[in-house]
């Protein structure tokens, strides 16, 4: 980079440094000199990990506990691109609201 498989609605600073941009992309719609993006430091969880229990039989499955390796710390992944369903506006075309499924995107773990 690519396939696979798991989560995405809870959490999480009145800190130091820097100093113009950021929120993946579209379109909105926001955050930023009350300093935003990144860096450190805190801090949040809890995917792998690690020890422990139960079952249960060698692969596990529940299930406490720790935080070593990521990841995370504005707004649901901010919302929203593609289709379904209903409701509701309008003669219609279509609109607009709501639920869904997908897509497309982050992370983990695996593989290649």
């Nucleotide at each position: 980079c690519u396939c696979u498989u798991a989560u995405c609605a809870a959490g999480a600073g009145u800190g130091g440094c820097u100093g113009a941009g950021g929120g993946a992309c579209u379109g909105g719609c926001c955050c930023g000199a009350c300093g935003a993006c990144g860096c450190c430091c805190g801090g949040c969880a809890a995917c792998c990990u690690u020890c422990g229990a139960a079952c249960a039989a060698u692969g596990g499955u529940u299930u406490g506990a720790a935080a070593g390796g990521u990841g995370c710390u504005a707004a649901u992944u901010c919302c929203u691109g593609c289709g379904a369903a209903g409701c509701a506006a309008g003669u219609g075309a279509u609109u607009g609201c709501u639920u869904u499924g997908g897509g497309a995107g982050a992370u983990g773990a695996g593989a290649g």